[in-house]
RNA sequence: GAUGAACGCUAGCGACAGGCUUAACACAUGCAAGUCGAGGGGCAGCACGGGUGUAGCAAUACACUGGGUGGCGACCGGCGCACGGGUGAGUAACGCGUAUGCAACUUGCCCAUCAGAGAGGCACAGCCCAUCGAAAGAUGGAUUAAUGCCUCAUGAAGCAGGGGCCCCGCAUGGGGAUAUUUGUUAAAGGAGUGAUCCGCUGAUGGAUAGGCAUGCGUUCCAUUAGGCAGUUGGCGGGGUAACGGCCCACCAAACCGACGAUGGAUAGGGGUUCUGAGAGGAAGGUCCCCCACAUUGGUACUGAGACACGGACCAAACUCCUACGGGAGGCAGCAGUGAGGAAUAUUGGUCAAUGGCCGGAAGGCUGAACCAGCCAAGUCGCGUGGAGGAUGACUGCCCUAUGGGUUGUAAACUUCUUUUAUACGGGAAUAACACGCGGCACGUGUGCCGCUCUGCAUGUACCGUAUGAAUAAGCAUCGGCUAACUCCGUGCCAGCAGCCGCGGUAAUACGGAGGAUGCGAGCGUUAUCCGGAUUUAUUGGGUGUUUAAGGGAGCGUAGACGGGUCCUUAAGUCAGUUGUGAAAGUUUGCGGCUCAACCGUAAAAUUGCAGUUGAUACUGGGGACCUUGAGUGCGGCAGAGGCAGGCGGAAUUCGUGGUGUAGCGGUGAAAUGCUUAGAUAUCACGAAGAACUCCGAUUGCGAAGGCAGCUUGCUGGACCGUAACUGACGUUGAUGCUCGAAAGUGCGGGUAUCAAACAGGAUUAGAUACCCUGGUAGUCCGCACAGUAAACGAUGAAUACUCGCUGUUGGCGAUAUACUGCCAGCGGCCAAGCGAAAGCGUUAAGUAUUCCACCUGGGGAGUACGCCGGCAACGGUGAAACUCAAAGGAAUUGACGGGGGCCCGCACAAGCGGAGGAACAUGUGGUUUAAUUCGAUGAUACGCGAGGAACCUUACCCGGGCUUGAACUGCAGCGGAAUGGCGUGGAAACAUGUCAGCGAGCAAUCGCCGCUGUGGAGGUGCUGCAUGGUUGUCGUCAGCUCGUGCCGUGAGGUGUCGGCUUAAGUGCCAUAACGAGCGCAACCCUUACCGAUAGUUGCCAUCAGGUAACGCUGGGGACUCUAUCGGGACUGCCGUCGUAAGAUGUGAGGAAGGUGGGGAUGACGUCAAAUCAGCACGGCCCUUACGUCCGGGGCUACACACGUGUUACAAUGGGGGGUACAGCAGGCCGCUACCGGGCGACCGGAUGCCAAUCCCUAAAACCCCUCUCAGUUCGGACUGGAGUCUGCAACCCGACUUCACGAAGCUGGAUUCGCUAGUAAUCGCGCAUCAGCCACGGCGCGGUGAAUACGUUCCCGGGCCUUGUACACACCGCCCGUCAAGCCAUGAAAGCCGGGGGUACCUGAAGUGCGUAACCGCAAGGAGCGCCCUAGGGUAAAACUGGUGAUUGGGGCUA
Repeated sequence: GAUGAACGCUAGCGACAGGCUUAACACAUGCAAGUCGAGGGGCAGCACGGGUGUAGCAAUACACUGGGUGGCGACCGGCGCACGGGUGAGUAACGCGUAUGCAACUUGCCCAUCAGAGAGGCACAGCCCAUCGAAAGAUGGAUUAAUGCCUCAUGAAGCAGGGGCCCCGCAUGGGGAUAUUUGUUAAAGGAGUGAUCCGCUGAUGGAUAGGCAUGCGUUCCAUUAGGCAGUUGGCGGGGUAACGGCCCACCAAACCGACGAUGGAUAGGGGUUCUGAGAGGAAGGUCCCCCACAUUGGUACUGAGACACGGACCAAACUCCUACGGGAGGCAGCAGUGAGGAAUAUUGGUCAAUGGCCGGAAGGCUGAACCAGCCAAGUCGCGUGGAGGAUGACUGCCCUAUGGGUUGUAAACUUCUUUUAUACGGGAAUAACACGCGGCACGUGUGCCGCUCUGCAUGUACCGUAUGAAUAAGCAUCGGCUAACUCCGUGCCAGCAGCCGCGGUAAUACGGAGGAUGCGAGCGUUAUCCGGAUUUAUUGGGUGUUUAAGGGAGCGUAGACGGGUCCUUAAGUCAGUUGUGAAAGUUUGCGGCUCAACCGUAAAAUUGCAGUUGAUACUGGGGACCUUGAGUGCGGCAGAGGCAGGCGGAAUUCGUGGUGUAGCGGUGAAAUGCUUAGAUAUCACGAAGAACUCCGAUUGCGAAGGCAGCUUGCUGGACCGUAACUGACGUUGAUGCUCGAAAGUGCGGGUAUCAAACAGGAUUAGAUACCCUGGUAGUCCGCACAGUAAACGAUGAAUACUCGCUGUUGGCGAUAUACUGCCAGCGGCCAAGCGAAAGCGUUAAGUAUUCCACCUGGGGAGUACGCCGGCAACGGUGAAACUCAAAGGAAUUGACGGGGGCCCGCACAAGCGGAGGAACAUGUGGUUUAAUUCGAUGAUACGCGAGGAACCUUACCCGGGCUUGAACUGCAGCGGAAUGGCGUGGAAACAUGUCAGCGAGCAAUCGCCGCUGUGGAGGUGCUGCAUGGUUGUCGUCAGCUCGUGCCGUGAGGUGUCGGCUUAAGUGCCAUAACGAGCGCAACCCUUACCGAUAGUUGCCAUCAGGUAACGCUGGGGACUCUAUCGGGACUGCCGUCGUAAGAUGUGAGGAAGGUGGGGAUGACGUCAAAUCAGCACGGCCCUUACGUCCGGGGCUACACACGUGUUACAAUGGGGGGUACAGCAGGCCGCUACCGGGCGACCGGAUGCCAAUCCCUAAAACCCCUCUCAGUUCGGACUGGAGUCUGCAACCCGACUUCACGAAGCUGGAUUCGCUAGUAAUCGCGCAUCAGCCACGGCGCGGUGAAUACGUUCCCGGGCCUUGUACACACCGCCCGUCAAGCCAUGAAAGCCGGGGGUACCUGAAGUGCGUAACCGCAAGGAGCGCCCUAGGGUAAAACUGGUGAUUGGGGCUA
């Protein structure tokens, strides 16, 4: 885009066209084929008139009578019924289409021409009489007509036969003429007063309609390959309108088939229709042509025509009637009914028109036809109003940032119009005839003219008037494709979905709403077809990997294709012309319905087929020649080419003998195994079988498989040279034939090695494996099968052409190992070109030609079934159901690897000290609990949030209270200063009482507090996976990117790679890249050195004074120090190495040397990492509670497990005594000198200091003494007593002091942590938090002060380059198979049930034909009987095909 559609929602009108696609299922009822009285006899019914009778004066009425007239039921006869209408079951066919042919034919009615119609006869219907039957109907008798039937006559003409003549054709053969001859065959009348008309017979021709034959075209299956017996042909007959095995007798054995016979499946064919640019693909409804059929099957009759839809006979099935004896029927005609189905209409009107049949005509009949009815089922047209109208009105719905936005010019309102609607009025065309009446002309039965008659649809179309916006809008969609977005609800539920996919609490995707978009009397959905799809590729694809695809290889048949020159032919081809290609349809022009759809008319087109006339380039056919393709000869030459025989040495194993002794062998390490009966090792000799070291190579040969010691014989092919011969002999190659590795099979040999199976030993969680020790088939030979491989160059064969460089094998150019050229091979690298790319590239995957083979999404499956082959194993051929939305290729970026290379890091190693064992502290898990609040959970949680849980904190639990609330705030009202002290009740919160107690302003009033009301509150409730901010980690690792350019179809790459170097993507060199940014580094702080400036609270060298002593004082700025500004270090200098960058040196200088040490500083990003309980914040939730106040309890529990620490286990130590030296800090609710008391914690006094001023201020170390290796003079847990301090309060639950008690623990398993120098280790000091403190924690400070680093193999982490990848949530990835469960389709299967076709035999209706003694008939003939054939029925055995089937096989899907 389309449809004979259906379904859902909706629906105003008209025009045109359409309407059982399913059950060729069954049908009630009505209608669909009759007509002619001018063919006939007649008169049942109707009408008219006549006659008779009765009643009656008559009119009239009634009855009877008679075909007299109009007409006419039934009957005889003629014509029609073979048309029209329906359907598509069958049919794969001369059925259809197209083009021819009939010298092999027919044709009623119609037209033209010619010629006729003489004389007789006969019956049968009907009517009448009678009989049988329920009916349908049947029978007998009598009588009768014709355009019914018969006989005779005539015979121009025809037909048949015979005899001559002429002409023609592709064969059989055809035609013609004449006075030829023989035989044979015709007829019907009717109407009219008549003229005349309608008929009848024979013949010829035409027209029309048919019949037959032929060429070409006409679906799928080869898992249908052979078929056929009247079959193929002949001769002779029969039959037919006619040819013919159409039928029959005989003879011959043919005929069809890979160019697809036979069989099976499906199907009416065409014009045309839909789609498509076309070629095609799909379809065949309506309309037209043809065919076939009429319940199923068979048969003939009549007829011009039928083997006959509304005829006949028979058989079968079904239905109906019946008096059970018999009968009737055929909607695939029009309506209609039932059934089936998703689904398809009225039991309508009229013959007015068009057409058909009959008739002389009027006319009759006509479900053909024309109309109407129903149906949005289609196409086209019209309408549901138009214009104005903004404060963008109010309200509503919806959204919102609460300002507003949107619905929306929409509405209201103003004005206009009236198609449509309703009412009324007017009102067609379609009609022209025929016929009838009148007239005219002439050719006297025809034509013309005038008038008249005829309308179903229809009072319709159309026109006019009136009324009044009045009567008329929905459907689908809104994630992308695809035009159109928000809110609410839901929460992987409910649901959506054409594909991708959406939904797990913020859904533009589900449902609703608002809004929007599209189309519009329709809109969506479903189904089907074409297109897009170049996705079956003729136009117009491919086959190295690729997606799928080159046969394993050769020979070769059919076929296809084929070198040069000349002649001929004209089949293909091309041109002209003729015929045909029905109409409708399509396209175009014009025209008619108001337009359009629709219709009319004309033209074009119909790409085809056939005839005919030409052309001859190319292809083909025929003929003649040629040599370049191909082959042969001759001369050379290389070779693991093949087959058969002979020979050889080394090795292996075995055997014998010798030497010799304890192991051998084997592995990652072992063991099994062998060995004192002498192995292994070694020497000699012997035996056997198999394979051939070196040479040896991108070497050579072969069609492929494949071929390797030497030698002999036989044998195939290639190459080079030559140009003697043949003269296109060529290429390819379906079917076919041959060859064909290894494994395997059969028979017979052989068997040294190796070695499936098997055994043992190991390994392992297991190990039916990898490793080891053994070991049988086999490996070898002969013969025969088998016929497959990653049979690979994953590349079919052949020919020609298209830049080069280089290596090598064979040959040639008279010699030449050099060089160069040519031919034929084998390789490498590249140009053009090709290719998706990787790549290929004269050995093409380039450019072309020819031929063969093969492919068409993945899986199912190279499976099943069938067939063929095979001894078997198995091979060849080779599906479908079902299922998925992918499977796949090449390349890219990452990530990963028990891949590679380079490099780094306390990563390992080298060291030092720890943890893991003990006790305790602390955190966590778990458990417990009323609660043990919450969070953090590998590294990157666990002395973490917490840098201070007794109350508070506090979020948890129990209990008691409050509800505008504990805190904050707006408004209104009332009252009062606020506030403080003292009471009472109570556990407290709270309730209540009492005393004291303001400021500003002139004032109103305000500030502050309380109460009441109201609007806000409040939440440590949830979501860190809605977020901001902050943080951890990779990682202070060296990376992460951009612009422009260049490369690539693209993703992307390049830059950023490579070499060197660095701590560093730090730098240098190189370079299709050149630059730049974020990171690195530097800038900042601190520390180490110096200088300048400045000197108080710091300092004190010099001067002066003073003390018991002290910068104590005057003074000083020198020093230290303080704190500000500068300097200094940059591989700058030297040597060596290096292109440079840079590296290096016990280099120099220097306080410091190669980043001087330390800190701050953390790129792009990763982990949906952490935090809603620090804070902020979206959404959700609670509101006399999930808010808030208070008392008490809990966070401190305790079988246990883990992390981080402290103290130790001791002599490098413990204890006692003595003595010395810091730095960072902190201090008024504070630090406190000093004095006194206490053993002590501390207490009581007292002084200085708001601090470079006062206070706090070391320990290890060093010296002396003691202890002497022990659970101790180590260790200090735990426990008891007594205290101190803080605090409202130390019971749960504080720290400290002192006395006593004195546990585990004697250096810690597997494993594991930190550290590279002022570091580790060790020693103490300070601070924050804080009333106090569970701090042994954290953050800082200084004192003392080491050891080691060979090095980068390994572990861990990281960086760069490279490689593989089926990974991309990225190896914690992906993913295979069994098993278990459910579902689905399918194969096999004992069987069971069908189906169609064929074969054989039996039977055999109707009917045509044939035959025939008895009966009938004078006869002709008939009856009867029989024969042939056949539908149907039956029996039998097979084959094919379908369904089903316990059980069983594999397959697919599911989490």